[in-house]
Order: sequence, then C1' cells, then structure tokens
RNA sequence: GUCCCUGUAGUGUAGCCUGGAUAGCACAUAAGAUUGCGGAUCUUGUAGCCGGGGUUCAAAUCCUCGCAGGGACG
Repeated sequence: GUCCCUGUAGUGUAGCCUGGAUAGCACAUAAGAUUGCGGAUCUUGUAGCCGGGGUUCAAAUCCUCGCAGGGACG
C1' cells in the first nucleotide's frame, strides 16, 4: 500500500444478510420485599447502537468517508 473481519448499557452478547412495533438476554449495579443480620430468591428501576455524511416516510441494519482493534498478502 491492497484486501478482509470486528465495534451495541459498567462487562459479555442477540438483532444487521431480508430496514419498521418500547433495541432483547445474562452478569453487574440501585431501591424495595423476604431475613435476627447477611446470603440466596422475588419485584421494580438505572444504563447502550464507534464518529460524520447520504439514501428512505422510516436506519443498529443499506451506501459512503473516517476512527479504533484484529487478520491476510506485498
């Protein structure tokens, strides 16, 4: 330099191909219930689409330019 893959709550991950309903799940965390106190369990909550632009009635999803990480070739 060319090409490919990945990026979603604090952490891990589904959804992307085939655009549409409140972005799901687990752990973590906060409050409450329970308990002699705690743990476990149950209920409720907090928190997220790497950044800019484009297409579209509508973008996590499609296109494009970047950024970060990983890989192949030279």